A computed fold for a 252-nucleotide part of an RNA from an uncultured Candidatus Berkelbacteria bacterium, annotated as large-subunit ribosomal RNA, domain VI.

Context: one part of a larger RNA
RNA sequence: CGUUUGAGAAUUGAAGGGUUCAUUCCUUAGUACGAGAGGACCGGGAAUGACAUGCCUCUGGUGUUUCGGUUAUCGCGUCAGCGGUAGCGCCGAGUAGCUAAGCAUGGAAAUGAGAAGCGCUGAAAGCAUCUAAGCGCCAAACAUCUCCUAAGAUAAGUUCUCAUUGAGAAUCGUCGUAGACUACGACGUUGAUAGGCUGGAAAUGUACGUGUGGCAACACAUUGAGUUAACCAGUACUAAUGAUUCGAAAAU
Numbered sequence: 001c002g003u004u005u006g007a008g009a010a011u012u013g014a015a016g017g018g019u020u021c022a023u024u025c026c027u028u029a030g031u032a033c034g035a036g037a038g039g040a041c042c043g044g045g046a047a048u049g050a051c052a053u054g055c056c057u058c059u060g061g062u063g064u065u066u067c068g069g070u071u072a073u074c075g076c077g078u079c080a081g082c083g084g085u086a087g088c089g090c091c092g093a094g095u096a097g098c099u100a101a102g103c104a105u106g107g108a109a110a111u112g113a114g115a116a117g118c119g120c121u122g123a124a125a126g127c128a129u130c131u132a133a134g135c136g137c138c139a140a141a142c143a144u145c146u147c148c149u150a151a152g153a154u155a156a157g158u159u160c161u162c163a164u165u166g167a168g169a170a171u172c173g174u175c176g177u178a179g180a181c182u183a184c185g186a187c188g189u190u191g192a193u194a195g196g197c198u199g200g201a202a203a204u205g206u207a208c209g210u211g212u213g214g215c216a217a218c219a220c221a222u223u224g225a226g227u228u229a230a231c232c233a234g235u236a237c238u239a240a241u242g243a244u245u246c247g248a249a250a251a252u
Stems, first nucleotide, its partner, number of pairs: 001152001005163007015149004021049007033038001051106005059100004066093005071086006110144003117137004168246004172188005193239003196235005202228003209222005
C1' cells in the first nucleotide's frame, strides 16, 4: 500500500514445513518343523537406546547482587566492632533465573492408490495362461491421517461485536511472561505496574552487646540467634500527572 467504510476479536485451510528410527526381554512355545542339534511365522505384553520438543517439582551444576569462616595489609585515634584492597583475596554453603546428567511428552493406530511379487475368472489360441476385457492381496517408499506455520490464498475467504452521541489506535509514563533496537505483553489512580514497607517462603548457621567460667586462646547462656538477592502475598507511602495527537464512506 492492497484486501473497496473504519475497528476489535474469533476462525476456515489453498499451500508449505516437521515427524517417520532401532534394540532387548516375557508370553504364545521348547509349540509348528526337525532323526537330532536346534528352533519359528502370526498374535499379545513390558522395557531400553538414540533423536526431537517442552519444562525446573525432584537430583545436581552455576549463581563476582545472599550468609558464614579465614590470611595479609591499610583506614575509622586506641580496645571492641566494622570498612577498603589482594583473580569474588581464599574457602564452605546457597534463593530466583539459566541449565542437564534431571523431569514430561512424541514416533502409534488407521485409510487410499499401488512397485516388484502372489492370485481369481478368462479368451485371443476348443488346451494352457494373473491380462487382452474384468476382479482380489500386497512395502519403512507415494497420498491421506497426526503436529507446526498459514487469506499478499490479489480467487486477498468466514463469523461475531462496536462505531462521528468518536469505535479504536498512538504519543507519554511504571514495567516484564518480552527483548540488541524495534516489536510483543501487563498496567496507568475506577490502579497492585515497579520501588518502598509488612508478613511468609527459602538461604546461611547461633549476630552485636552483656553475663558466667578460664591466666589466656576461647567456651557457654541470652539464641535456631542475627542477617538476607532476583521468590510468594498483602499494603497506595513514592512514581505511573494534567493532558495531547491520529481516526472512518458509499449504497439502499